[in-house]
RNA sequence: AGGCGACAAAGGCAAAGCUGACCAAAGUCAGGGACGCAAAGUCACGGGUCCUCGCCUCCUCCGCGACGUACUAUCGCCACGAAGGACCCAAGAUCGCCGGACUGCCGCC
Numbered sequence: 001a002g003g004c005g006a007c008a009a010a011g012g013c014a015a016a017g018c019u020g021a022c023c024a025a026a027g028u029c030a031g032g033g034a035c036g037c038a039a040a041g042u043c044a045c046g047g048g049u050c051c052u053c054g055c056c057u058c059c060u061c062c063g064c065g066a067c068g069u070a071c072u073a074u075c076g077c078c079a080c081g082a083a084g085g086a087c088c089c090a091a092g093a094u095c096g097c098c099g100g101a102c103u104g105c106c107g108c109c
Base pairs, nucleotide, nucleotide: 002109003108004107005106012037013036018031019030020029021028022027035096041102042101043100045099046098047097048094049093050092052090054089057086058085059084060083061081063077064076065075066074
């Protein structure tokens, strides 16, 4: 330097769920907590997956929101699209989904 990873040694990280905060959401951070992890260290570079405050198109369709679960009334919005759904783009997230890049402890060959 390269490959490998236990019958070692010293350690390290921390899933789910709970609490608090951020957030439209996915998710993130902190606390305590351990399912596990030889890179479960770092990086969104490639792929996958997740979310939708935003955009395009299409479909359904006059209702939608607040008050108060429904109806009615009142107020605001609505065929110059309110509401719901599908899809595309974009943006965000995920490295404990896979690959890649960089770095790293110990030991064996």
c-di-GMP-I riboswitch aptamer from a Gammaproteobacteria bacterium, 109 nucleotides, folded computationally.
Its Rfam family is "c-di-GMP-I riboswitch aptamer". Rfam describes the family as follows. GEMM was predicted in a large-scale screen for bacterial structured RNA regulatory elements.